[in-house]
């Protein structure tokens, strides 16, 4: 310098003006209570003159203003705050809510190397084994195929403890012979060819008529016993064995573990509205139906439950947030400057993860190749 | 928002506990029949099963991810 690997961070930056959601809120407006004052009315009381007037006081009522307190508000200067690393997919796990209680068995579903972490998880970390890469590193749904069943199209002779199509031999038995051997059959053979994704260990030798774990040596793999290391998955070694016992469990299945069901449109309250609907089935305690999933048992709850058609509403509040938060509706518009010209995309009950999408930029660690010193 | 289901020629469907070249009807193209058209008869084209990956010898089918579409939810109850 080039090509890569792993991890982390940011998500164009700055400013002006206008605007949107939420919280606070000087002030303002409107009620209420209280303090004080004014105006009008005034039950009644006292005094004066006396037959009816006048003066003073006056509980209380109405109204206006005012002090203070507290309340309400589609008013409101101003201040603070306002999407993400994935808010997404809804793939896992919880919190929370309801089903009266949430018990057992079968069935079903999910998961599956080891050790830790974690509330839990198809989560995270470290390791083991297998596979890929020159390497840094990456990927794995990674229990069991000698418990059993099934499957393997086409091709091929034969596809599961297989198989004589081509091929090799024809020693033994038969025939011929020039005695070298030749011929045909019975039969023997899994070494070679060919088919296939896969053909029942590999190499070399002995052996044989030709061959073959038939036998031998080494290697690979399997099983049993055993030694050493490691918490463990597992790793390394020794001895023996029969010589090979294949693949598929994201096929049924077996083993082990976990799981009651539904989901914030859960659930609760208020308001509005109608045909306070109609028809059918089961049941009314000898018990339907239910404990939201298939069945059974147990324990209970129980007078309603289910189906079809029709009608109505589609409004609000709580649930709902220790730094966004709704009417399930807020993040925008415009102008200027700078640059590398800006991706994927936007909360809706809340958390912990995973996965997927993503223009680019920055930082740290590491690998390979080439060149220079 | 939560939950359930489905994607196969142009359209509607089949094949779905894996197997040879994905099949059927309508539609389309060419030819024949007819004076012409339709009907009818014969022949033919058109698919990598929404997309990507995995398991397997082999995937429309099994598994994972992703994209799109459809349905259900309240009251009378």
């Nucleotide at each position: 310098a080039g090509a890569g690997a792993g991890g982390g961070c940011c998500a164009a930056g700055g400013g002006g003006c206008c605007g949107c959601g939420g919280a606070g809120g000087a002030u303002g407006a409107u009620g209420c209570g209280c303090u004080c004052g004014g105006a009008u009315c005034g039950a009644g009381a006292u005094c004066c003159g006396u037959u009816c007037g006048g003066a003073u006081c006056g509980a209380g009522a109405u109204u206006c203003g005012u002090u203070c307190g507290g309340a309400u508000c589609u008013a409101g200067a101003c201040u603070c705050u306002g999407a993400g690393g994935a808010a997404a997919g809804u793939c896992c796990g919880g919190a929370c809510u309801c089903c009266a209680u949430a018990g057992g068995g079968c069935a079903g579903a999910u998961c599956a190397c080891u050790g830790g972490g974690g509330a839990a998880a198809u989560c995270c970390c470290a390791g083991c084994g297998g596979g890929g890469g020159c390497g840094a590193c990456c990927c794995c749904a990674g229990g069991g195929a000698a418990a059993g069943u099934g499957c393997a199209a086409c091709a091929g002779a034969g596809a599961g403890c297989a198989g004589a199509c081509c091929g090799c031999c024809g020693a033994u038995g038969g025939c011929c012979u020039u005695c070298g051997g030749g011929c045909a059959c019975a039969g023997g053979c899994a070494a070679g060819g060919g088919u296939g994704a896969a053909a029942c260990g590999g190499u070399g030798g002995u052996g044989c008529a030709a061959g073959a774990g038939a036998c031998c040596a080494c290697c690979a793999g399997c099983g049993a016993u055993u030694c050493g290391g490691g918490c463990g998955a597992c790793c390394g070694g020794a001895u023996c064995g029969g010589c090979u016992c294949g693949g598929u469990a994201a096929a049924c299945c077996c083993u082990g573990a976990u799981c009651g069901g539904a989901g914030c449109a859960a659930g609760g309250c208020c308001a509005a509205g109608u045909a306070a609907g109609a028809g059918g089935g089961c049941g009314c305690a000898c018990g339907a139906g239910g404990a939201c999933g298939g069945c059974c048992c147990g324990u209970c709850c129980a007078a309603g439950c289910c189906c079809u058609c029709g009608g109505g509403u589609a409004g609000g509040c709580c649930g709902c947030a220790u730094u966004a938060g709704u009417u399930g509706a807020a993040u925008g518009g415009u102008c200027c400057c700078u640059c590398a010209c800006g991706a994927c995309a936007g909360a809706a009950u809340c958390c912990g993860g995973c996965u997927u999408a993503u223009c680019g930029g920055c930082c740290c660690u590491c690998u390979c190749u080439u060149c220079c010193u | 928002a939560g939950g359930a289901g489905c994607g196969u020629g142009g359209c509607g469907c089949a094949a779905c506990c894996g197997g040879u070249u994905a099949g059927c009807g309508c539609a389309c193209u060419g030819g024949g029949u007819u004076g012409u058209g339709g009907u009818c008869c014969c022949a033919g084209g058109g698919g990598u099963u929404g997309c990507g990956g995995g398991u397997u010898c082999g995937a429309a089918u099994c598994c994972c991810g992703u994209c799109g579409c459809u349905c259900c939810u309240c009251c009378c109850a």